[in-house]
RNA sequence: GCCCGGAUGGCGGAAUCGGCAGACGCGAUGGACUCAAAAUCCAUUGUCCUUCGGGGCGUGCGGGUUCAAGUCCCGCUCCGGGCA
Numbered sequence: 001g002c003c004c005g006g007a008u009g010g011c012g013g014a015a016u017c018g019g020c021a022g023a024c025g026c027g028a029u030g031g032a033c034u035c036a037a038a039a040u041c042c043a044u045u046g047u048c049c050u051u052c053g054g055g056g057c058g059u060g061c062g063g064g065u066u067c068a069a070g071u072c073c074c075g076c077u078c079c080g081g082g083c084a
Stems, first nucleotide, its partner, number of pairs: 001083007010026003019067001027045006046057004060076005
C1' cells in the first nucleotide's frame, strides 16, 4: 500500500428485508425476606428540559441518501486478521 471483519449504556452482548435503540445477562442502587448475612424475589438504572402529560438528544468521528439509518453510500480514526 491493497483486501476482509469490527467499534452500540458502567461491562458483556442483541436489534431479521431500513420501521419503538439498548432485548437478554452481569454489575450498581433502593426495598422485601433474615437475629444478621448469603441465596432468592420485587422495583429502578444513558443524558438534558418539563406545565409531570410529555418532549429533545444519544449507536467511533464528519458528511450524504430517505418520511424514517446501528443498518445503505462517501471520507476519516482506532482495533483484529490476511496479502504484498